[in-house]
RNA sequence: UUUAACCGAGAGUUUGAUCCUGGCUCAGGAUGAACGCUGGCGGCGUGCUUAACACAUGCAAGUCGAACGAACUAAUUGGAGCUUGCUCUAAGAAGUUAGUGGCGGACGGGUGAGUAACACGUGGGUAACCUGCCCUAUACAGUGGAAUAACGUUUGGAAACAGACGCUAAUACCACAUAAACUAUAACGGUCGCAUGACUGAUAUAGCAAAGAUUUAUCGGUAUAGGAUGGACCUGCGUUGGAUUAGCUAGUUGGUGAGAUAACAGCUUACCAAGGCGACGAUCCAUAGCCGGCCUGAGAGGGUGAACGGCCACACUGGGACUGAGACACGGCCCAGACUCCUACGGGAGGCAGCAGUGGGGAAUAUUGCACAAUGGGCGCAAGCCUGAUGCAGCGACGCCGCGUGAAGGAUGAAGGAAUUCGUUUCGUAAACUUCUAUCAGCAGGGAAGAAAAAAAUGACGGUACCUGACUAAGAAGCCCCGGCUAACUACGUGCCAGCAGCCGCGGUAAUACGUAGGGGGCGAGCGUUAUCCGGAAUUACUGGGUGUAAAGGGUGUGUAGGCGGCAUGGUAAGUCAGAUGUGAAAACUUGGGGCUCAACUUCAAGAUUGCAUCUGAAACUGCUAAGCUAGAGUGCAGGAGAGGAAAGUGGAAUUCCAAGUGUAGCGGUGAAAUGCGUAGAGAUUUGGAGGAACACCAGUAGCGAAGGCGACUUUCUGGACUGUAACUGACGCUGAGACACGAAAGCGUGGGGAGCGAACAGGAUUAGAUACCCUGGUAGUCCACGCCGUAAACGAUGAAUACUAGGUGUCGGGCCUUACGGGGUUCGGUGCCGCAGCUAACGCAUUAAGUAUUCCACCUGGGAAGUACGACCGCAAGGUUGAAACUCAAAGGAAUUGACGGGGACCCGCACAAGCGGUGGAGCAUGUGGUUUAAUUCGAAGCAACGCGAAGAACCUUACCUAAACUUGACAUCCUUAUGACUGGAAAGUAAUGUUUCCUUUCCUAGCUUGCUAGGACAUAAGUGACAGGUGGUGCAUGGUUGUCGUCAGCUCGUGUCGUGAGAUGUUGGGUUAAGUCCCGCAACGAGCGCAACCCUUAUCCUUAGUAGCCAUCAUUAAGUUGGGCACUCUAGGGAGACUGCCAAGGAUAACUUGGAGGAAGGUGGGGAUGACGUCAAAUCAUCAUGCCCCUUAUGUUUAGGGCUACACACGUGCUACAAUGGCUGCUACAAAGGGAAGCAUAGCGGUAACGUGAAGCAAACCUCAAAAAAGCAGUCCCAGUUCGGAUUGUGCUCUGCAACUCGAGCACAUGAAGUUGGAAUCGCUAGUAAUCGCGAAUCAGAAUGUCGCGGUGAAUACGUUCCCGGGUCUUGUACACACCGCCCGUCACACCAUGGAAGUUGAGGGGGCCCAACGUCAGUGACCUAACCAUUUGGAGGGAGCUGCCUAAGGCAAAAUCAAUGACUGGGGUGAAGUCGUAACAAGGUAGCCGUAUCGGAAGGUGCGGCUGGAUCACCUCCUUU
Repeated sequence: UUUAACCGAGAGUUUGAUCCUGGCUCAGGAUGAACGCUGGCGGCGUGCUUAACACAUGCAAGUCGAACGAACUAAUUGGAGCUUGCUCUAAGAAGUUAGUGGCGGACGGGUGAGUAACACGUGGGUAACCUGCCCUAUACAGUGGAAUAACGUUUGGAAACAGACGCUAAUACCACAUAAACUAUAACGGUCGCAUGACUGAUAUAGCAAAGAUUUAUCGGUAUAGGAUGGACCUGCGUUGGAUUAGCUAGUUGGUGAGAUAACAGCUUACCAAGGCGACGAUCCAUAGCCGGCCUGAGAGGGUGAACGGCCACACUGGGACUGAGACACGGCCCAGACUCCUACGGGAGGCAGCAGUGGGGAAUAUUGCACAAUGGGCGCAAGCCUGAUGCAGCGACGCCGCGUGAAGGAUGAAGGAAUUCGUUUCGUAAACUUCUAUCAGCAGGGAAGAAAAAAAUGACGGUACCUGACUAAGAAGCCCCGGCUAACUACGUGCCAGCAGCCGCGGUAAUACGUAGGGGGCGAGCGUUAUCCGGAAUUACUGGGUGUAAAGGGUGUGUAGGCGGCAUGGUAAGUCAGAUGUGAAAACUUGGGGCUCAACUUCAAGAUUGCAUCUGAAACUGCUAAGCUAGAGUGCAGGAGAGGAAAGUGGAAUUCCAAGUGUAGCGGUGAAAUGCGUAGAGAUUUGGAGGAACACCAGUAGCGAAGGCGACUUUCUGGACUGUAACUGACGCUGAGACACGAAAGCGUGGGGAGCGAACAGGAUUAGAUACCCUGGUAGUCCACGCCGUAAACGAUGAAUACUAGGUGUCGGGCCUUACGGGGUUCGGUGCCGCAGCUAACGCAUUAAGUAUUCCACCUGGGAAGUACGACCGCAAGGUUGAAACUCAAAGGAAUUGACGGGGACCCGCACAAGCGGUGGAGCAUGUGGUUUAAUUCGAAGCAACGCGAAGAACCUUACCUAAACUUGACAUCCUUAUGACUGGAAAGUAAUGUUUCCUUUCCUAGCUUGCUAGGACAUAAGUGACAGGUGGUGCAUGGUUGUCGUCAGCUCGUGUCGUGAGAUGUUGGGUUAAGUCCCGCAACGAGCGCAACCCUUAUCCUUAGUAGCCAUCAUUAAGUUGGGCACUCUAGGGAGACUGCCAAGGAUAACUUGGAGGAAGGUGGGGAUGACGUCAAAUCAUCAUGCCCCUUAUGUUUAGGGCUACACACGUGCUACAAUGGCUGCUACAAAGGGAAGCAUAGCGGUAACGUGAAGCAAACCUCAAAAAAGCAGUCCCAGUUCGGAUUGUGCUCUGCAACUCGAGCACAUGAAGUUGGAAUCGCUAGUAAUCGCGAAUCAGAAUGUCGCGGUGAAUACGUUCCCGGGUCUUGUACACACCGCCCGUCACACCAUGGAAGUUGAGGGGGCCCAACGUCAGUGACCUAACCAUUUGGAGGGAGCUGCCUAAGGCAAAAUCAAUGACUGGGGUGAAGUCGUAACAAGGUAGCCGUAUCGGAAGGUGCGGCUGGAUCACCUCCUUU
């Protein structure tokens, strides 16, 4: 540079929100699968994963007559007889086969129980081995012999079968000969090997072979050598989990001799020695066939070991050998055991984990099929036979692949369904309809390859694949999902129910989440679910994680093994690198081709197989080795510093006690008290003495030590660090599993000691209680000696070591240089703070790293259960170390952010407190509420912010409640039909009342005409019908609107920019100032909006315009602004002016602003009002109104009468009137403002004591009227009393309103004359024309205010000030709160359920050891009995056998211990549950800061003592740092 191939996705869920840590869950792929719904065709595959559970029936291993005898059958031929087509006899082609014999039944087929092992994989070795059939080569096959099955006779037996006698053959058996070769022995030579040794040459001795058959082609036999194939053994490396399995082992390890084997070897045996294995995991336990591969994954890995292929193991369970080339043998034998079957009870038979099949088990897995046609195997010369191997077919959507269920046109956008705002939208070109096509299936015709190296014959599959023809859109679509993740939405039903759910979570009356429907999305002959595996998960991190605070650094050191290791040279070549060779089976995989129409499938070639081994080479690095170096480390020498350690001694201050003196009534203690001590003399004070413990000041983020820790002084002994020097050694180093040592406090043992303090305990307080906090006492203990314990928040929550990486500034111990200064510079070691880069989730760390790197150790992997249980070890005990699981949850957690909160802090404001004035709380009454009562006492409002509130006014009405009665299309609205001409008005009857009944009177418009009728319309009434009306019925937690409240508090936000990973911050904080986020200054902010202020109304001053119904200075007039006149003044109501810190001074920062002053009617928002930011309280109201949904419909609607809302042991709120002399009463006399008035205000006058009546002027009102203002003023009286105060209550008589004053109105007169003498705890309002006090008016209203809303008159006191109470604002701090402190949350107890530990025991399982008995069988011994081959020769011998004995030995039996599992009365804690009980431990200073270890006590959280920590708030001080 080029080519090819390959190449990694995230999401949901902790929070108010954020970042991080961390778990849980999902999307993908896969399966020998199963289940649910559905199901057209074909091809290729595949199908007991569970009971290695038991098996009926059939088949799965036979074959050879060319090894043998024999039997049977018999073509044909000869002969004989004759009834000429039959009989007899001889030979006998061809054929069949029970037996002997040979080969094969050790292959093929099945299964995975066992096995953690040389079993498997991979690479080697055998100089330590075997190998039938096959191939090659050489040599050979001579002579004999004795039997035996079959068969015959016979015996026993039910059978299986067995026995006796007799006959016979062989390629069956035996003997001898031969021996190239072979084997053994002996000695000798050559070559080679890492060793033992191997190969080879020649010699001697000894030993060992053979089989024949036939169709004459051949096929066999024996020995030896070689090959090939198959096997055997040895070995390097690899191969699951558990250490809560740490020690195991006697044939065990080795040697010698012997034996055994194909062969090596303790393989076996005798003797000898005492070894061997193990932390690099022995032994034991559990689990498991191993591999090629398969699934997944980017890969590294992880999981798995079905089908196909290789190896191993097994064949009912256990043991054993026989035969054989090969077995300790799936369809062979023997024994034992269990089971099944047959039996004549004497005895026998059997082994599907072969192919089918049956039962059983299970969620679950097929035909008792066809064929040897092909491929292969066994036997045979061959033909051939056998072959459930195999080839095919059948069943199953079990998987993969392919195809189809039609295609084109078709808008009245049909009908129908669903939705709908009723307009329409959607299913939808979808259907219908027209035209076309025929893949599959169906029918008919044709029809293979697979069959081969002479020809013929031979096809299970199969009339199959395939081809052709005609015919019909006819026969062929479902499943899941639609809240987010995750593609896809509406309606109805249901109402925390029924149900859904993978996670988050849906459902409590408007559910896109449940069920159904319509519609939509996805996949499609399938679709979903479940189970399992990988992935995502970097969530075990080799690739590729972490440990200050999230889980996680060991309490500390010394040091063993191990791991790692300075500079330079040479060698070596183990690691390392390169090349070559062998191997890495095939299949699979990848790539490129080929064959089935394509694909799946299959086939060819190449690649790959990342590994192992051998050889050759390289030598940088690591290792090893040799000899060096000095920078690491250590030693020496010279110095100074230090609460380093141990022992002995000494000292003073203080507490307590004892003795004595002085002295008298208290002391002590607390928030306040009490217990306690004291007149028997305390406390106080003085002197003397005793005793124990601790060492003030110095003292310091100073020092020393490994950590724990160490503090008076002196002496002795002793460890370490540091500085300087550079004499010595020469890598001697770092880390450190186990191990060992040290290790605060508490605690334990023995013996001392005991002053103070002080768990427990006692008493006193506090409290609802107080097993506490506080107080008074006080025992262990604290102290010493010796010995244990071994833990702490043993903390820097930070392991050790080395190197590197900006600085600044303190301090401790040394050195050097320069200087001689209270100096500066430099260097080594320690100890602090600030800070850059870098790191970090952030906080923060930052040469004393939490930065950059290396080495070693320790530790972590969601929360809880739990540092618990069991086991083991340690301990006297307390307890410590190690350390789980079931079950349960979807979180638990870290840092930071915004709020809220704090019995946290700072600052500021407010009638918040304080200073004042007047009240409430006490009395009587009024009114509202609660409670109670009632037939009903209608309903609502509930801390502030309900309670003289809705209600600006309940006798009826109102009225919603109760009782009784009445009506049912209705009291009210719309529509339809019919009838009428009504209705209204008047009269009568009747009712408790409404209802009801009767009579009288009487419409409008248009058209037609028989002029009072008809038709239509309008209006009205009545009746009917059903749609509907109606509801003060429910839900203010479905809502609109309205309102309250924080609060007229000064706040609440946005855009852009900047900072932060982000939530967010900044702006808005800070310094001042203000009533104010008001303004100024500063500032990474610059601007803006809603609020504040101003603009609006009113009031205070003036000017101007206007002058009636208002006014009267001047003129005239009157009783009177009455009238003329006038509009100056007052006043009225229009318009303007005026006030802005504008001016001056001082302070302040030259600012904002503040203080003072001038002028002014008014001065710093002049007074008052209206005006209420973003929001909070699911605040209030469905009963003002409106409204969704639900409910009632002869009633929850409508109407009527009466009653009730007015009750009354009681409690509370808000008021009125008082308690009197600043007053009451009587008389006289002044001065307002603001309002109202026609169904009204009502004058004068008259009557009445009065309420009031009568009366009639005026007035829709600046005209008339209500209307008298009252307090005040003047005069008189009362004289401190329950009164000439006070007026409740009651009696009598009246007045007014009204259909109606009984329940239940107001007023008047007379009489009566309660309580009450200033009000406990507590509490309210008010800062100036205010409080207080005085009267007047209005709304509502027929009548009915002490209430409410307004109006004016008279008219104060006080504010030092912000410590405290309450509320609010800003900043800051802590937080485990965020429905936000009315928060959160802990433990006991009670109840229910779940899993689990202990437990007297009980039951079972597996394994090992010991002892007893011992089958079959091998081996050994024996063998008196039996005995064909050979030798001898007739006596026997050799050899063999039965039998017996012995060793070993399966099963069985006995006893004991251990392990594991199940179960167990009772018992322990744990978890989860709806609103249970008791307290309130923790989170804020959580109300006693919390927590850790330990001891002790207590219902419980917990309390207390001792020591420790900050992961404690607040205030102050010290030190250090930053800036100047």
Record summary
This is a predicted structure of a 1524-nucleotide RNA (small-subunit ribosomal RNA) from Candidatus Epulonipiscioides gigas. The sequence is in RNAcentral, with records from ENA and SILVA. Its mean pLDDT, the model's own confidence on a scale to 100, is 83.